[in-house]
Context: one part of a larger RNA
RNA sequence: CUGGGCGUAAAGGGCGCGUAGGCGGCGUCGCCAGUCGGAUGUGAAAGCCCUGGGCUCAACCUGGGAGGUGCAUUCGAUACUGUGGCGCUAGAAGACAGGAGAGGUGAGUGGAAUUCCCAGUGUAGAGGUGAAAUUCGUAGAUAUUGGGAAGAACACCGGUGGCGAAAGGCGGCUCACUGGCCUGAUCUUGACGCUGAGGCGCGAAAGCGUGGGGAGCAAACAGGAUUAGAUACCCUGGUAGUCCACGCCGUAAACGAUGUGUGCUGGACGUUGGGUGGCAUGCCACUCGGUGUCGGAGCUAACGCGUUAAGCACACCGCCUGGGGAGUACGGCCGCAAGGUUAAAACUC
Numbered sequence: 001c002u003g004g005g006c007g008u009a010a011a012g013g014g015c016g017c018g019u020a021g022g023c024g025g026c027g028u029c030g031c032c033a034g035u036c037g038g039a040u041g042u043g044a045a046a047g048c049c050c051u052g053g054g055c056u057c058a059a060c061c062u063g064g065g066a067g068g069u070g071c072a073u074u075c076g077a078u079a080c081u082g083u084g085g086c087g088c089u090a091g092a093a094g095a096c097a098g099g100a101g102a103g104g105u106g107a108g109u110g111g112a113a114u115u116c117c118c119a120g121u122g123u124a125g126a127g128g129u130g131a132a133a134u135u136c137g138u139a140g141a142u143a144u145u146g147g148g149a150a151g152a153a154c155a156c157c158g159g160u161g162g163c164g165a166a167a168g169g170c171g172g173c174u175c176a177c178u179g180g181c182c183u184g185a186u187c188u189u190g191a192c193g194c195u196g197a198g199g200c201g202c203g204a205a206a207g208c209g210u211g212g213g214g215a216g217c218a219a220a221c222a223g224g225a226u227u228a229g230a231u232a233c234c235c236u237g238g239u240a241g242u243c244c245a246c247g248c249c250g251u252a253a254a255c256g257a258u259g260u261g262u263g264c265u266g267g268a269c270g271u272u273g274g275g276u277g278g279c280a281u282g283c284c285a286c287u288c289g290g291u292g293u294c295g296g297a298g299c300u301a302a303c304g305c306g307u308u309a310a311g312c313a314c315a316c317c318g319c320c321u322g323g324g325g326a327g328u329a330c331g332g333c334c335g336c337a338a339g340g341u342u343a344a345a346a347c348u349c
Stems, first nucleotide, its partner, number of pairs: 004320003007303002012317001014202004021195003025088007033081002035077008049065006091192001092189004096184004103178007110154001114150008125136002162170002207248006216242002221237004259316006267294013298305002322349003331342004
């Protein structure tokens, strides 16, 4: 160097955009750098290999020959790679016409519920539990009616559904701004593509900073129970926090525990968004994109996967190499901090 792997055994980066790099469609012409062939030179001696000789043999010594991945020069080949020119349209992108959607940002607005406040009715309980108690209530609670205030979340629709690059995630309604996606029939550009070390951006919850807000819920905390104990599970309270703006943090069972892209390989049944056709007003067939269930070949240690592959291949990236020590120490970088990231060894089994 080659050789193995990554759903669950160790192993897919949380996700994207993209730099370098790697890889790259069809035709034709040129070049000949890679590649292939020939020739010449070189490739010291010794050694290795072949074959002679000398020590009585051998080791050892010695003569000759062969070989020598390679390098250089030169002549040639041109399929492939490369490179330059010209061209193409099947990849990619754009124009046009439609379409669906909790995609994003900002502003406004609605009803139900909850708590609190005021007032009315009304009276002795309410609340809570396995049972209780702490707690609230004759200073009038709970219940009920009317009025008011506040904050947070959006029942039904709602889905095995949709959107988003994804992840995180995104659900009342309206408006404004705005991103992407899908379908159709032509037209346009003409390989403009794929991946992506570094880098940059996004990134749940918790947490941090400054300023607001605070209804409900609720770490911590207090009390009541339970218990042998109960620093818990249950109950009554309750502060950070949860909410908003701006700025940090950068993690997760960030999961499909399955990187991205492309092509190929039997089916069946749902569902969702388009299109075409047929019959006909509701279905049927075909087709493109998504999302599911079951299963064939094949794969797999098995479980299972199975056109949304874990099948058959290619391109590129990331990652793994026994358990513990340890995702730790040290150092670097980042952070206000918490800590994050990169990441060992001794020792031990």